[in-house]
Molecule: Bacterial RNase P class A
Organism: Candidatus Zhuqueibacterota bacterium
RNA sequence: GGAGUGAGCCGGACCACCGCGUCCCGCCACGCCUCGGCGCCGGCGAGAUGAGGAAAGUCCGAACACGGCAGAGCAGAGUAGGAGGUAACGCCUCCCGCUAGCGAUAGCGCUACAGGGCCACAGAAACCAGGUCUGCCCCGCUGCGCGGGGCAAGAGUGAAAAGGGUAACCAGUACUUCGUGCAAGUGCAAAUAGGCUUACGUUUGUCCCGCUUUAUUGAGAACGGCGAAGUGAGAGCGGGACAUGAAGGGCGGCUCGCUCGAGUAAGCGGGUAGCAUGCUCGAGGCUGUUGGUGACAACAGUCCCAGAUAAAUGGUGGUCAUCCCGCUGCGGCGGGAGACAGAAUUCGGCUUACAGGCUCGCUUCGCAA
Repeated sequence: GGAGUGAGCCGGACCACCGCGUCCCGCCACGCCUCGGCGCCGGCGAGAUGAGGAAAGUCCGAACACGGCAGAGCAGAGUAGGAGGUAACGCCUCCCGCUAGCGAUAGCGCUACAGGGCCACAGAAACCAGGUCUGCCCCGCUGCGCGGGGCAAGAGUGAAAAGGGUAACCAGUACUUCGUGCAAGUGCAAAUAGGCUUACGUUUGUCCCGCUUUAUUGAGAACGGCGAAGUGAGAGCGGGACAUGAAGGGCGGCUCGCUCGAGUAAGCGGGUAGCAUGCUCGAGGCUGUUGGUGACAACAGUCCCAGAUAAAUGGUGGUCAUCCCGCUGCGGCGGGAGACAGAAUUCGGCUUACAGGCUCGCUUCGCAA
């Protein structure tokens, strides 16, 4: 220097202005009140802080919460070499074995003598065997050959030819295993409409209409306790008119007045909207020392790092850095580019996406000393 292999890290920096979320402080306004404080929907000002390495997929494991659960077994689901790490895991580490590679290194890991299924293409045949070609043996046929039967030595195909492979096909063995997720759960609690309780009220009179009931006359060929139609008095129900009374409502607060008028008002209780809580200090980050091959652990010091709810974390400008293009008098100048993506209860993992860049270990080949 080339080619590899493994591990780790960054994910532009700074400044100014405007804007947004959260927290805190001061002032103002407002409310309560024991007059000195407290509370607070709000307004103004100042300050602090504000996405990620994957916040993603929601695939595993937990915390936390609610529901379920005598005990045992089956089913279902999951895991699989040995030992260890961890709160736990299907994660991680070390070791062992097999496979690939010159190597660094990578991939894989119970059972195929319980049973079933499958084994592409090629090949005659892919699993209780069978018999393509050559060869050998026997029999038959007018024959340099053909036909039939047998043997399974060789050839050929294939990863594999009777020897097997496959469990990431079903299965077996051992072990583990309740379900649902912060839209979990908890508290406060409006309007409207239901529920329960209490208080007040729903008056009185006349007339008219309809229906029912009842009395009577009585058509109906005749009979009748049936009965059309008519008439009368009373009662009941419903409706209307005129007076009268009326809790309460409306006419912007009060009185009068007008008008509507059968319900009105209060209390209790459940649930909803809404608000609050859960909510962010945590199996936490960083640095160092010690123990351990390692994963990791212990100790010491130090730091506080988003908590929104339709959801803030943005925009503009400047300087610098990186990369690309062009020009160049080699000093620079001009233009352009920057990914994947975006919190929503919180952690530990795995997987997937990602412009560009950095660091370290190791292997191998070449050259030089």